[in-house]
Molecule: c-di-GMP-I riboswitch aptamer
Organism: Anaerolineaceae bacterium
This record gives sequence, C1' cells and structure tokens, in this order.
RNA sequence: UCGCCGAAAUGGCAAAACCACUGAAAAGUGGUGACGCAAAGCUAUAGGGUCUAAAGUCUGACAAUCAGACCACGACAGCCAGUUACCGAA
Repeated sequence: UCGCCGAAAUGGCAAAACCACUGAAAAGUGGUGACGCAAAGCUAUAGGGUCUAAAGUCUGACAAUCAGACCACGACAGCCAGUUACCGAA
C1' cells in the first nucleotide's frame, strides 16, 4: 500500500405509524418519527427474484354493467446481486 475483517472514533442513513401530495395500483415525494443498517451509498428489460395490472388479450356470454385469467420498457436496491466508498484495533 492492497485485500479480508469490523473493535474504537468522526459522522451518515432512516423502518413502522401519522399528515399532505402524486399514481389505476404497486409504490414514490415532503414533514414528523426511529425499527434497525458497516454500505440501509449508487445501479431496475441489458443478472436473479418480488409486487401491482391501468391499457391490452382471452373467457364467463350474443351484448351492456360486472367478474376471472394472462401480461410491464410500471414499482421494489431495507430480497439476493453488481459496483463504488469513510475509519483502521485484533
């Protein structure tokens, strides 16, 4: 110096819930709040996985309302993963 690793220190992020807004929904943004996190930083068809199903297709049914199934270039990184990084005890 680098890698692994995670004592200490400097700090960092922010679950659930509530309120407001956006969205068909999943969910997201902001505020309050802290369950926790050594990557709870970043990366979303260019790895896997999970969630939603507006539009669309098919079916019930000949048609309308309705219902069911399928479906993501929609969403999730605090599911695994890829990638980058602060500090430096054993």